[in-house]
RNA sequence: GUGCUCGUAGCUCAACGGCAGAGCGCUGGUUUGUGGCACCAGAGGUUGCGGGUUCGAAACCCGUCGAGCACCCCA
Numbered sequence: 001g002u003g004c005u006c007g008u009a010g011c012u013c014a015a016c017g018g019c020a021g022a023g024c025g026c027u028g029g030u031u032u033g034u035g036g037c038a039c040c041a042g043a044g045g046u047u048g049c050g051g052g053u054u055c056g057a058a059a060c061c062c063g064u065c066g067a068g069c070a071c072c073c074c075a
Stems, first nucleotide, its partner, number of pairs: 001071007010024004018055001026042005048064005
C1' cells in the first nucleotide's frame, strides 16, 4: 500500500430498516448486630467521526479515524 472483519452504557455483549437493551459493575433503599447474599428502585448512550438514501438508519451507501487479520512490495 491492497483486501476482509470489527467499533453500541464503566466492562462483556444484544437489537427483521420501526420506542436503543441485557448481564456484571455503580448509586439509593429493604433485610442483617456489621458486611456479604437476596430483593426493590434509580442513574448512566453524539450507536467512533462527517455526509448521503429513506416517512423512518445502530443497521443501507460514500468518505474518514482507530483496532485486528490476511496479502503484496522493499530490506